[in-house]
RNA sequence: CGGGCCGUAGUGUAUCGGCAACACACGCCCUUGGGGUGGGCGUAACAGCGGGUUCGACUCCCGCCGGCCCGA
Numbered sequence: 001c002g003g004g005c006c007g008u009a010g011u012g013u014a015u016c017g018g019c020a021a022c023a024c025a026c027g028c029c030c031u032u033g034g035g036g037u038g039g040g041c042g043u044a045a046c047a048g049c050g051g052g053u054u055c056g057a058c059u060c061c062c063g064c065c066g067g068c069c070c071g072a
Base pairs, nucleotide, nucleotide: 001071002070003069004068005067006066007065010024011023012022013021018055026042027041028040029039030038048064049063050062051061052060
């Protein structure tokens, strides 16, 4: 310098253009003599940043930032 992939709750991952889901974690409750396990309910992300396309974007396009990989 060129190319590819990735960036979504505290963490790890889903999400073929139409109200963002699951697990763990966290809070409350049930269960226990107490704890663990198990069960129920609940809190939390406007999706890396900025533009564009569209009636509508996490999703498509462009630029930038960051991470990983390949090539020179």

Transfer RNA from a Candidatus Niyogibacteria bacterium, 72 nucleotides, folded computationally. The sequence was found in a public genome assembly. It matches the Rfam family "tRNA". Model confidence (mean pLDDT): 82 of 100. Taxonomically the source falls in Candidatus Niyogiibacteriota (Bacteria, Bacteria candidate phyla).